[in-house]
Context: one part of a larger RNA
C1' cells in the first nucleotide's frame, strides 16, 4: 500500500420491502448431467455453463462409429522427366457407392501447347497444448472510479493531490486545503421517438369542384389533411416565489416535452492464467498408404433416471359458434403470388399483378349476439390407430401439416426460487433471418389492449466512500 472482518459511520441498486405475474408439481418443447452404445463428434460448468457455439443435424452439413477405397493425394506452388501414351466429356459392363474395366476422343501448318502420368520438394490435419499466443468476447458494471507530470511530505515502501464540509445519476459542481495542473472515464457531441416550420409531392393523401360506379381517391383536378424524408426551431434550471455563503435543493408558471424528457449505441484503469488453437491467425509439438482424402450406411434423435430453459394447460374475467371491426415492423424474381376452380382440409389447378410508399403476403385479443352451468367436463389436449398432402434423388431409423377417430396427466403446485416501477408487466397476434422442407414452444424484431405497488433503509444479496483491528500478502 492492499485483501479481509458474523467492526464502526455514510450513500447506491427491483437488493430487501409494497405489489403484479411466474417457477418448484402435470403433459409435451429443448439443452444438459448420468447411463447406455460400435459410435451416441467436440466445446461451454457457481454467479459469468445448461431454448449456450448451432441464424435451421432425414443425404449433405459432421468433426464420431461400422464397411468399401486412395496415398504428391480432393483443393496450392515449383522443379525434373516422359509425353500422344491419351485427360475431361460420352456410350457400354460391374459395383451400394466412391473407385474400376472397355469403345470414342483436344487445338495448331509446325515448332509446340492444354491435359495426363512418373518422381522429388511439399500439400493435408475441426489431431494437442486458450497455462506459449493475436484477435474477439463474458465478468465485476454504464460501478465511479483509475492515473499522471511537476511541487511538498517520508531513509524508505509510499503518501498529498483523490482527504474534509456541502451537492450530485455521476472524482458532477462549490467551498476549504501543500497542493498547482492534466489525462483514461463521468456527462455532452451521434441515433430513434415526442412538439412544430419550411422544402418537395409519387407509388402517398383527398379539403373544395366535376364525372363514373351496386360500392371504392376509382378518374379528371389538387398537395390543404395525414404521411413520406431533407433542412431547421425548441429545454436553458433560461423566467418567478422560497432556502442555502456558494454549488445546489423544492414549489409555481408558460410549455408538447422540466430538471440526465424516454430509449438507444458507447464500457475507464484492471480482475477472473474467465472463455474461444472447432470462426479466423498463429509458436512449439505430433501425424504423412494416416490422426490426410473419397464413397455407402449408421450415429449426433438411444433412455431406470436427475437437474436448467421454455410452451400448453388445469377453465366461466372461460370454451365452441355465428357477426362485425382496428395495426406496425418487415420480406419476396430458382421469389412473392391475387381473382377463379376442384377438395371437409392440408393442397392442388391455372396464373392476373409485381425488383413493389405502386403487385403479394396481412392481424388477434377486443366488441356483439347465441350456446355450454361447475363437471375431469362442449375444460385440457398428450398418445394412439387410419386415410391423406407437402418438400425433398430419399421421410424406416429420423421432417412439417391435414382429416376422421382415440381421448392420457392435469382441479394453481412443499421446500425453496425467478421477474418487473410505466406504455413497464400481464396479455394479444404479426413479420423475420437461418431455409429444399422442418422438428421454431427458440432467437431478433413489430404493433394491439393494457394494470398493481414503493411506508421506507432495520434486515438478505451486490457495489461506493471514509474510518479502524490484524499472527494474510
Nucleotide at each position: 500500500u492492499g485483501a479481509c472482518g458474523g467492526g464502526g459511520g455514510c450513500c447506491c441498486g427491483c437488493a430487501c420491502a409494497a405489489g403484479c405475474g411466474g417457477u418448484g408439481g402435470a403433459g409435451c418443447a429443448u439443452g444438459u448431467g448420468g447411463u447406455u452404445u460400435a459410435a451416441u463428434u467436440c466445446g461451454a460448468u457457481g454467479c459469468u455453463a445448461c431454448g449456450c457455439g448451432a441464424a435451421g443435424a432425414a443425404c449433405c452439413u459432421u468433426a464420431c462409429c461400422c464397411a468399401g477405397c486412395c496415398u504428391u493425394g480432393a483443393a496450392a506452388u515449383a522443379c525434373u522427366c516422359u509425353g500422344u501414351u491419351u485427360a475431361a466429356g460420352u456410350g457400354u459392363c460391374c459395383g451400394a457407392a466412391a473407385a474400376g474395366a472397355c469403345a470414342u476422343g483436344c487445338c495448331g501448318a509446325a515448332a509446340g501447347g492444354a491435359a495426363g502420368g512418373a518422381g522429388u520438394a511439399c500439400a493435408g490435419g475441426u489431431g494437442c497444448u486458450g497455462c506459449a499466443u493475436g484477435g474477439c468476447u463474458g465478468u465485476c458494471g454504464u460501478c465511479a472510479g483509475c492515473u499522471c507530470g511537476u511541487g511538498c511530505c517520508g531513509u524508505g515502501a509510499g503518501g498529498u493531490g483523490u482527504u474534509g464540509g456541502g451537492u450530485u445519476a455521476a472524482g458532477u459542481c462549490c467551498c476549504g486545503c501543500a497542493a498547482c495542473g492534466a489525462g483514461c472515464g463521468c456527462a455532452a457531441c451521434c441515433c430513434u421517438c415526442g412538439u412544430u416550420g419550411u422544402u418537395a409531392g409519387u407509388u402517398g393523401c383527398u379539403a373544395c369542384c366535376a364525372g363514373a360506379u351496386u360500392a371504392u381517391g376509382c378518374u379528371g383536378a389538387g398537395c390543404a389533411c395525414u404521411c413520406u424524408a431533407g433542412c431547421g426551431a425548441g429545454a436553458c434550471u433560461g423566467c418567478c416565489u422560497g432556502g442555502g455563503u456558494a454549488a445546489c435543493c423544492a414549489g409555481g408558471a408558460g410549455g408538447a416535452a422540466g430538471g440526465u424528457g424516454a430509449g438507444g449505441a458507447u464500457g475507464a484503469c484492471g480482475u477472473c492464467a474467465a472463455g474461444u488453437c472447432c470462426g479466423c491467425a498463429u509458436g512449439g509439438c505430433c501425424u504423412u498408404u494416416a490422426u490426410g482424402g473419397c464413397u455407402g450406411g449408421g450415429g449426433c434423435u438411444a433412455c431406470a433416471c436427475a437437474c436448467g430453459u421454455g410452451u400448453u394447460a388445469c377453465a366461466a374475467u372461460g370454451g365452441c359458434c355465428g357477426g362485425u371491426a382496428c395495426a406496425a415492423u418487415g420480406g419476396g424474381c430458382a421469389g412473392c403470388g391475387a381473382a377463379a376452380c376442384a377438395g371437409c382440409g392440408a393442397u392442388g389447378u391455372u396464373g392476373a399483378g409485381c425488383a413493389a410508399a405502386u403487385c403479394c403476403u396481412a392481424a388477434a385479443a377486443a366488441c356483439c349476439g347465441g350456446u355450454c352451468u361447475c363437471a375431469g367436463u362442449u375444460c385440457g389436449g398428450a398418445u394412439u390407430g387410419a386415410a391423406g398432402u407437402c418438400u425433398g434423388c430419399a421421410a424406416c431409423u429420423c421432417g412439417a401439416c391435414u382429416u376422421c377417430a382415440u381421448g392420457a396427466a392435469g382441479c394453481u403446485g412443499g421446500a425453496a426460487u425467478c421477474g418487473c416501477u410505466a406504455g413497464u408487466a400481464a396479455u394479444g397476434g404479426u413479420g423475420g433471418g437461418u431455409c429444399a422442407g422442418c422438428a421454431a414452444u427458440a432467437c431478433c424484431a413489430c404493433c394491439g389492449u393494457g394494470a398493481a405497488u414503493a411506508c421506507g433503509u432495520u434486515c438478505c444479496c451486490g457495489g461506493g466512500c471514509c474510518u479502524u483491528g490484524u499472527a494474510c500478502a